[in-house]
RNA sequence: AGAGUUUGAUCCUGGCUCAGAACGAACGCUGGCGGCAUGCCUAACACAUGCAAGUCGAACGGGAAGCCAUCUUCGGAUGGUGGAGAGCGGCGGACGGGUGAGUAACGCGUGGGCACCUGCCCUCUGGUAUGGGACAACCCCGGGAAACUGGGGCUAAUACCGUAUGAGCUCGCCGGCUUAUGGCCGGGGGAGGAAAGAUUUAUCGCCAGAGGAUGGGCCCGCGUCCGAUUAGGUAGUUGGUGUGGUAACGGCGCACCAAGCCUGCGAUCGGUAGCUGGUCUGAGAGGAUGAUCAGCCACACUGGGACUGAGACACGGCCCAGACUCCUACGGGAGGCAGCAGUGGGGAAUAUUGGACAAUGGGGGCAACCCUGAUCCAGCCAUGCCGCGUGAGUGAAGAAGGCCUUAGGGUUGUAAAGCUCUUUCACCGGGGAAGAUAAUGACGGUACCCGGAGAAGAAGCCCCGGCUAACUCCGUGCCAGCAGCCGCGGUAAGACGGAGGGGGCUAGCGUUGUUCGGAAUUACUGGGCGUAAAGCGCGCGUAGGCGGUUUGUCAUGUUGAGGGUGAAAGCCCGGGGCUCAACCCCGGAACGGCCUUCAAAACGGGCAGACUUGAGACCGAGAGAGGAGAGUGGAAUUCCCAGUGUAGAGGUGAAAUUCGUAGAUAUUGGGAAGAACACCAGUGGCGAAGGCGGCUCUCUGGCUCGGUUCUGACGCUGAGGUGCGAAAGCGUGGGGAGCAAACAGGAUUAGAUACCCUGGUAGUCCACGCCGUAAACGAUGAGCGCUAGGCGUUGGGUGGCUUGCCACUCAGUGUCGCAGCUAACGCGUUAAGCGCUCCGCCUGGGGAGUACGGCCGCAAGGUUAAAACUCAAAGGAAUUGACGGGGGCCCGCACAAGCGGUGGAGCAUGUGGUUUAAUUCGAAGCAACGCGCAGAACCUUACCAGCCCUUGACAUGGGGGGUCUGGCCCCGGGAGACCGGGGUCGUCAGUUCGGCUGGCCCCCGCACAGGUGCUGCAUGGCUGUCGUCAGCUCGUGUCGUGAGAUGUUGGGUUAAGUCCCGCAACGAGCGCAACCCCUACCUUCAGUUGCCAUCGGUUCGGCCGGGCACUCUGGAGGAACUGCCGGUGAUAAGCCGGAGGAAGGUGGGGAUGACGUCAAGUCCUCAUGGCCCUUAUGGGCUGGGCUACACACGUGCUACAAUGGCGGUGACAGCGGGAUGCGAAGGGGCGACCCGGAGCUAAUCUCGAAAAACCGUCUCAGUUCGGAUUGCACUCUGCAACUCGAGUGCAUGAAGGUGGAAUCGCUAGUAAUCGCGGAUCAGCAUGCCGCGGUGAAUACGUUCCCGGGCCUUGUACACACCGCCCGUCACACCAUGGGAGUUGGCUUUACCCGAAGCCGGUCAGCUAACCGCAAGGAGGCAACCGAUCACGGUAAGGUCAGCGACUGGGGUGAAGUCGUAACAAGGUAGCCGU
Repeated sequence: AGAGUUUGAUCCUGGCUCAGAACGAACGCUGGCGGCAUGCCUAACACAUGCAAGUCGAACGGGAAGCCAUCUUCGGAUGGUGGAGAGCGGCGGACGGGUGAGUAACGCGUGGGCACCUGCCCUCUGGUAUGGGACAACCCCGGGAAACUGGGGCUAAUACCGUAUGAGCUCGCCGGCUUAUGGCCGGGGGAGGAAAGAUUUAUCGCCAGAGGAUGGGCCCGCGUCCGAUUAGGUAGUUGGUGUGGUAACGGCGCACCAAGCCUGCGAUCGGUAGCUGGUCUGAGAGGAUGAUCAGCCACACUGGGACUGAGACACGGCCCAGACUCCUACGGGAGGCAGCAGUGGGGAAUAUUGGACAAUGGGGGCAACCCUGAUCCAGCCAUGCCGCGUGAGUGAAGAAGGCCUUAGGGUUGUAAAGCUCUUUCACCGGGGAAGAUAAUGACGGUACCCGGAGAAGAAGCCCCGGCUAACUCCGUGCCAGCAGCCGCGGUAAGACGGAGGGGGCUAGCGUUGUUCGGAAUUACUGGGCGUAAAGCGCGCGUAGGCGGUUUGUCAUGUUGAGGGUGAAAGCCCGGGGCUCAACCCCGGAACGGCCUUCAAAACGGGCAGACUUGAGACCGAGAGAGGAGAGUGGAAUUCCCAGUGUAGAGGUGAAAUUCGUAGAUAUUGGGAAGAACACCAGUGGCGAAGGCGGCUCUCUGGCUCGGUUCUGACGCUGAGGUGCGAAAGCGUGGGGAGCAAACAGGAUUAGAUACCCUGGUAGUCCACGCCGUAAACGAUGAGCGCUAGGCGUUGGGUGGCUUGCCACUCAGUGUCGCAGCUAACGCGUUAAGCGCUCCGCCUGGGGAGUACGGCCGCAAGGUUAAAACUCAAAGGAAUUGACGGGGGCCCGCACAAGCGGUGGAGCAUGUGGUUUAAUUCGAAGCAACGCGCAGAACCUUACCAGCCCUUGACAUGGGGGGUCUGGCCCCGGGAGACCGGGGUCGUCAGUUCGGCUGGCCCCCGCACAGGUGCUGCAUGGCUGUCGUCAGCUCGUGUCGUGAGAUGUUGGGUUAAGUCCCGCAACGAGCGCAACCCCUACCUUCAGUUGCCAUCGGUUCGGCCGGGCACUCUGGAGGAACUGCCGGUGAUAAGCCGGAGGAAGGUGGGGAUGACGUCAAGUCCUCAUGGCCCUUAUGGGCUGGGCUACACACGUGCUACAAUGGCGGUGACAGCGGGAUGCGAAGGGGCGACCCGGAGCUAAUCUCGAAAAACCGUCUCAGUUCGGAUUGCACUCUGCAACUCGAGUGCAUGAAGGUGGAAUCGCUAGUAAUCGCGGAUCAGCAUGCCGCGGUGAAUACGUUCCCGGGCCUUGUACACACCGCCCGUCACACCAUGGGAGUUGGCUUUACCCGAAGCCGGUCAGCUAACCGCAAGGAGGCAACCGAUCACGGUAAGGUCAGCGACUGGGGUGAAGUCGUAACAAGGUAGCCGU
């Protein structure tokens, strides 16, 4: 410090996710030691038991047990000592300890303030005199189960009371100083008002006052969470006067008076929460948090209350009420662990009913001492932090084993073993602290030290697809499972599970949860708003914010310097102590803040004054669909009347509905009505926006220019507020020509509740009143300043003149463009540039602009505006493709123009389907279907049935035996494979000539063979196809942030990315073309088997001699290049025409197939990974099947006839084939064919005859067409023609008379037609591959169909239109709104009741101290009454939450239904409001 994830790729926006750190944690697996620390986050739930606050005999009375002494009736008594337990009294139980419920508050933090109190402590001053009466304990008598309690009697005090004395101690009065109610000083007089003693004689106490210290009380400034879907709150409320109350100020309480007080700088209400030092995180700013430690607050079962006291409204005190628990004799009582342990419960989860007061501290005491679950220690838990160990060295035969393997090896791995060492920790034995300055040690026989034994007792967890460090095998087969995000798994998974190996951390490791970070993803530091989320539809304007030039002044902000405070701990720095560290100690720094003093006056601000440039006013001109009202005009439409006139009109893609013989449409004249204003008209004008358009008048707003006369900052923005605000819509009343939702009809259609047509009502218009929304858009808030220009245009002004132009200037409105900005597109003085001010708004998509609530509205609805849930994206701009029922240009037998077919028939053949034991398998739109198959009777053959074999039909290796090759024949068994026997021929190869090596056969056993078994979606190779289409790319350069572009686009041209020109491109590669082959012409060379012009011979045949001229054969060359001429074109490329030429513009044909596409085809040609079978999925054999047959399709053959059939004549080819072959002559057969065998290794021999042609006949007929089918008889091949071959002869003679919708081929030696050859092959050809013969028609043209190329455009497509995608319905699940109601929480108002207590009153009951001679009084207690008030109750609300029949929409869910709305002009452009 970043990374992953939206796309085919890119940039941006934006969310989600990860890596880090942390924790009072929990869970899973694992676990050696020690130090330090931490340990109920949940039920402020309930608690058994023990302990946690007592102490003082030096305040007091009394005094048990025990001990001593004496006496004794032996029971005991008395005295002394002793001092327990209790009482009275004092001090302390208000500290310490716990908890976080409540509290949004002066509660806390920070800084100030004062009208106050302060036991114990310290300092100082003074005092401590004199009397009195009680009550506990105790004794007696009662009540009660108990708790407890009543009556009577005795008694002490540092308990209580009186009196005395007493200080400016308190309260009045007077005066003075200073003044803020304050404070100080003085004086006199008046009033009030105190004490306690104890003892060991040295102290400890007690009282009053002053001061201090400590602790507290109260007040104030500032700071302190969320919600406005909480906007108004408040009656003791705000203030005053008086009075009461308090330690003290104060509505704190009361009476009266006034009507205030708080609030948009957020009152009130609701929710949540103890606050802080700090802690965690972060670079910081910030965010989160408030365990342990420390400060403050609050609370102590819940609620209320006071008493005592220096201090409490009191955790281990009291009273009352309530809930709960316990005891009970049922009458009554008792209790409060949020103290320490501990229990139950809750929970994912949190410890011992331990030791000690030794230390520190606290209470009491003169003290000894006692008490102290504060505290110090120990125990439990890997809960955290820190440290240590589980050994070290050596050790290659790189052991064994495991795993992988290309079978060689690699790896685990110096790892182990082995050898040599060491002993930390743990263990055993011994010694043994500091902590305490003299005594006292729980910890503790601990820390530590010494000795001893022995590698001995001590390693796990997670991960290994990317992020992210670490890879293989096996298993599994969208299963099981994983997953933080992206995503893995559908038969080779580095992602699941196991294993081996590896990576990381380590007594821990992972997971989960939570916080911060990364996240600049709430942006103060530090973001945005044209199109990504985001500018209010537009004005006016309140508060607020901001504000021109200049002078003076104040000192509020601001700045400087000083002072105070900012607790300690923590963090940081330095140092020190435990062996180190964690931890602890000391010192420093820091604590960003607040308060205060002094100073400064530039800037902001206040006050005062001045100014003119901002703003406004005045004067003079000007333009304009700016607004409102009234009037008025013509054209058009429709309707009405009348005329002319006749059969149609209207409407559409085509029609129909509709109108019309009752006279339409058309046309003429007249009339009526309503609405809108052609031309002018213009990126022209005006207005804030919405918006505004005939003309005239009236009223009226704003703007601009010129002058520079006035005011003197009067300004800008604008939360709330308020006004305006298209269309649609609503209300009332008018109006209604045209248009036109709804509606009706006609069409279209699968349907058509649409698009089209004919009608047609609201509405559109007017008046008044609502509504308040729009894609209300420049998707761009307002204002001001600054920052190049060019060209238009509107309004005004100035100048120049050549008088219709030019220049300058102000205001507006456009377009292009520099800098700059932007993700890009684009913006660019009319900013989206550079700055300032103010407002509004945004924070992933969906849910949703929805629900609920509020406000507004007559309604429709508007406005404000969530959450649950769900997704890993949703988006913007641009790029390359692909696509479009987008556009342009151009090709192709693509259409058109032609010729011939297919589709109908019969047959052949292939396929589907069906059938079957099997009908083996593959091929599937074009691009499967006479395809693999260039040839299934057996074989082939892979299929089926049956029989048989098991190291195998075939390969390699080992052992043993045999034979040294092997062929043929016969016999027996069998369907055959195979088994058994016999006979015969014959004696392998190499050889160094050595029975040397090899071979062959049989048997045995193990490795292995074998598989046309699966996967063409694991592959190689080969092939099809787009497509012989003209395209596909690269290097360098340039442009762009980038994908990418440029080049390759453009203008011409071509069959062509062919060429030319231009151009930020210049070149190059694969393609095109050419080079290659055949063919067409010529030359040359060569002449046998070919040829024969000339010469000779001839049996007349190139037959012979001879010749190589010709044909021909096959080698080498030539020839064609737009080269020449004319025209055209840019003078280019080229095109058109012509000449010459065998051939002319690539002459014709072939071979040749770019980058790539289709997971195209093939595992059954071959090769090959993986999987599967192994007496079978291998091998052999016999027979069957691949040849089936109701059907359907493809490809063909033959036909339907006269361009023909039949018969006859008998002319002319070319490509080819042939020694297991072609097979001549001759002969036989009607024929297939047979006999025969010449010749031929083939320009020699042979297949071999070409057929159409030509001549004759038939005469339109199911025929002399057609030949299927069938019968009989044959031929050939072959081991064998039954299933199931081909051919021949005779006989038979079917369908068929030119083929519906539809569809195929072909542009010239082509189509059509005719035959010939070949491969395969024993035989079998209508198929396939070739060959030649005869030999046409047509192409105007590119609108349309199909395919393709280039450019461009749109796109929501990119497995790319066979794409994407919307809504209803159906099903499942989830969360949510409404909902008759119902349950509960909180709260408000009114009223009722009213405990305890304080207060007030009354006081007839009771009453020791004081007064009084007494009676009595004062005072006190009790009682009663009143006011107040907790709890409780009644009634009515408010608010929140739970449940809820039914219901609404929403979301999610591989393969449901219906349609096709959107994206290409998405086939009716889309979208917004209504």